[in-house]
RNA sequence: UCAUCAUCCAGAGCGGUUGAGGGACGGGCCCUGUGACGCCGCGGCAACCACUCUCGCCCCGGCGACGAAGCCGGCCAGCGAGAACAGGUGCCAAUGCCCGAUCGAUGAGGA
Numbered sequence: 001u002c003a004u005c006a007u008c009c010a011g012a013g014c015g016g017u018u019g020a021g022g023g024a025c026g027g028g029c030c031c032u033g034u035g036a037c038g039c040c041g042c043g044g045c046a047a048c049c050a051c052u053c054u055c056g057c058c059c060c061g062g063c064g065a066c067g068a069a070g071c072c073g074g075c076c077a078g079c080g081a082g083a084a085c086a087g088g089u090g091c092c093a094a095u096g097c098c099c100g101a102u103c104g105a106u107g108a109g110g111a
Stems, first nucleotide, its partner, number of pairs: 001111002004108005013042005021031003025100004043092003048088002052083006059074005096103001
């Protein structure tokens, strides 16, 4: 950078610094010298991924004369559900601010 999948009406801000823009884009509507955006520090929200645990499935063994249902035991890896945690990200005006679009953002794995 490209394509895929999931999510985007919940939640969470103070201080310092700088000094005029910002809310991706078009239109609207807002925020902003009572200090925007950015950066730094601290704090917080959430739980996509990782780690841990539990249960179920799958799987393996036994009983079931064979097979099936069922029962018992095991269970490295895999799949699903849940719990806990907070390591990797993310986020902390307004529903992604609203409408639009072949739009955007974030995460995960892939090329």
Molecule: SAM riboswitch aptamer (S box leader)
Organism: Actinomycetes bacterium